[in-house]
């Protein structure tokens, strides 16, 4: 330099055009003499930009980061 893959709450991940889900973690409450365990509830996310579309996490292009391969 060229090609490919991946990027979603704090972490691990599902979802692939039509309301963004789960687990763990965090916060509040209940239970308990306290802790742990258990139960109920809550906050928090689509790497950045542009395009297509009535509508984009999803499709296209560019950029960024990581990984892999070729040279």
């Nucleotide at each position: 330099g060229c090609g490919g893959a991946u990027a979603u709450g704090g972490u691990u991940u599902a979802g692939u055009g039509g309301u963004a889900g789960a687990a763990c973690a965090c916060c509040u409450c209940c239970u308990u003499g306290c802790c742990a365990a258990g139960g109920a509830g809550g906050a928090g996310a689509c790497g950045g930009g542009a395009g297509u579309u009535c509508g984009a996490u999803u499709c296209u292009c560019c950029c960024u980061a990581u990984c892999c391969g070729c040279a």

Source information: Predicted 3D model of a 71-nucleotide RNA (transfer RNA) from a Candidatus Adlerbacteria bacterium. The coordinates come from a structure-prediction model, not an experiment, and the mean pLDDT is 83. The sequence was found in a public genome assembly. Rfam family: tRNA. Rfam classes the family as a transfer RNA. Gene Ontology term of the family: triplet codon-amino acid adaptor activity.